[in-house]
RNA sequence: CCCGAUAAAAGCCAAACCUGUCGUGAGAUAGGGACGGAAAGCUACGGGUCUUUACUCUACCAAAACAACUUAAAGAUGGCCGAGUUGCCGAAG
Numbered sequence: 001c002c003c004g005a006u007a008a009a010a011g012c013c014a015a016a017c018c019u020g021u022c023g024u025g026a027g028a029u030a031g032g033g034a035c036g037g038a039a040a041g042c043u044a045c046g047g048g049u050c051u052u053u054a055c056u057c058u059a060c061c062a063a064a065a066c067a068a069c070u071u072a073a074a075g076a077u078g079g080c081c082g083a084g085u086u087g088c089c090g091a092a093g
Stems, first nucleotide, its partner, number of pairs: 002093001003090002012037002017032006035079001041085003045082003048077007
């Protein structure tokens, strides 16, 4: 360094849900709360998912409009995965 015990110690984080605030929204944040987590620390670089806005096309329709898909832009998610980076403790190998 890899690795992560049916191990020990010190601690750490906090899903769903509830409440307040912020945001058109995905969500964020504070408190409560624990499903879980050895990087569930940090970074949106790649992929995924999601949101908003706009354009084009198509279906439907008497006509128009709305919605979905595609595309583009701007975002969200690090507790979706990969990648980068830092880091506590500790056996076997």